[in-house]
Annotation: The part of an RNA shown here (small-subunit ribosomal RNA, central domain) has 349 nucleotides and comes from an uncultured Eubacteriales bacterium. The coordinates come from a structure-prediction model, not an experiment, and the mean pLDDT is 85. The full RNA is in RNAcentral, with records from ENA, Greengenes and SILVA.
Context: one part of a larger RNA
RNA sequence: CUGGGUGUAAAGGGGAGCGUAGACGGCGAUGUAAGUCUGAAGUGAAAGCCCACGGCUCAACUGUGGGACUGCUUUGGAAACUAUAUAGCUAGAGUAUCGGAGGGGCAAGCGGAAUUCCUAGUGUAGCGGUGAAAUGCGUAGAUAUUAGGAGGAACACCGGAGGCGAAGGCGGCUUGCUGGACGAAGACUGACGUUGAGGCUCGAAGGCGUGGGGAGCAAACAGGAUUAGAUACCCUGGUAGUCCACGCAGUAAACGAUGAAUACUAGAUGUCGGAGAGGUUACUUUUCGGUGUCGUCGCAAACGCAAUAAGUAUUCCACCUGGGGAGUACGUUCGCAAGAAUGAAACUC
Numbered sequence: 001c002u003g004g005g006u007g008u009a010a011a012g013g014g015g016a017g018c019g020u021a022g023a024c025g026g027c028g029a030u031g032u033a034a035g036u037c038u039g040a041a042g043u044g045a046a047a048g049c050c051c052a053c054g055g056c057u058c059a060a061c062u063g064u065g066g067g068a069c070u071g072c073u074u075u076g077g078a079a080a081c082u083a084u085a086u087a088g089c090u091a092g093a094g095u096a097u098c099g100g101a102g103g104g105g106c107a108a109g110c111g112g113a114a115u116u117c118c119u120a121g122u123g124u125a126g127c128g129g130u131g132a133a134a135u136g137c138g139u140a141g142a143u144a145u146u147a148g149g150a151g152g153a154a155c156a157c158c159g160g161a162g163g164c165g166a167a168g169g170c171g172g173c174u175u176g177c178u179g180g181a182c183g184a185a186g187a188c189u190g191a192c193g194u195u196g197a198g199g200c201u202c203g204a205a206g207g208c209g210u211g212g213g214g215a216g217c218a219a220a221c222a223g224g225a226u227u228a229g230a231u232a233c234c235c236u237g238g239u240a241g242u243c244c245a246c247g248c249a250g251u252a253a254a255c256g257a258u259g260a261a262u263a264c265u266a267g268a269u270g271u272c273g274g275a276g277a278g279g280u281u282a283c284u285u286u287u288c289g290g291u292g293u294c295g296u297c298g299c300a301a302a303c304g305c306a307a308u309a310a311g312u313a314u315u316c317c318a319c320c321u322g323g324g325g326a327g328u329a330c331g332u333u334c335g336c337a338a339g340a341a342u343g344a345a346a347c348u349c
Base pairs, nucleotide, nucleotide: 004320005319006318007303008302012317014202015201017200018199022195023194024193026089027088029086030085031084032083034082035081036078037077038076039075040074041073042072043071049067050066051065052064053063054062055061092192093189094188095187097184098183099182104178105177106176107175108174109173110172111155116150117149118148119147120146121145122144126137127136163170164169207248208247209246210245211244212243216242217241221237222236223235224234259316260315261314262313263312264311267294268293269292270291271290272289273288274287275286276285277284278283298305299304322349323348324347331342332341333340334339
């Protein structure tokens, strides 16, 4: 490189928001003729190669003739396809209008329950914890209970295999700003599209820097148990951290272990959002979009997938090539660091 692959065997980039180069690209018309097809001319040395016939007794070797030399150049033509140019079209894509749904995002404000702490009252000897205990707390008055206050974090019920988001993710209430999807009708633009190496950007938890905050929980740590031991599981404490602001980091079983887009290919049944019709306020039905469960064809090593495909096709990107060594070493880039990204070989089975 080819061929074959990537749900689970090696293999889909964490996402794909903005998207460059590139690759690919709707319908009909006209022109050009670069690719493409066709004719001709020139060239493609000889030897070699292939074929036929001949010469050495045959063969090797060799002579003659033909072919081939798949190419290049020039030139005449064709115009279906690719390309290109021009003027169009509306089925792709987008804009405008109307409408309802939603934990989509950011900021500000507010709320109640609970835990903890503080103050005060009542009250007295226990509380707490466990398999059982002990450490611990408590006569300096705890636990319990009542009232008041402080502070931080999370938002019970609703809540749903339900919704929204590109992914990470998003849940008390109100307000402001703001992104996207969907439906209706069919006005406007007229291919403006798809994908996307690099690039920019977003990216759970944990971690890092500076400054705040600190109720509960809780790595580390301390103690008590358990045990042969117990650097654990259980218990009592408890610091980083968890929270906020700004910055860094850039990784996860970042999973549907399933890249994005388009078209097509039996059905059945839930559910969410919109619209129409019937009915009348119980609903029924049609249709569009999302999201589940089952299932035919087909696919698959099987498990299973099955219109939300792992089916049938097309376009583009990423990735794989025996196990270990190893996501290591070296180098480079990035980072404050932790480390991340890129990423071998010897050797060995």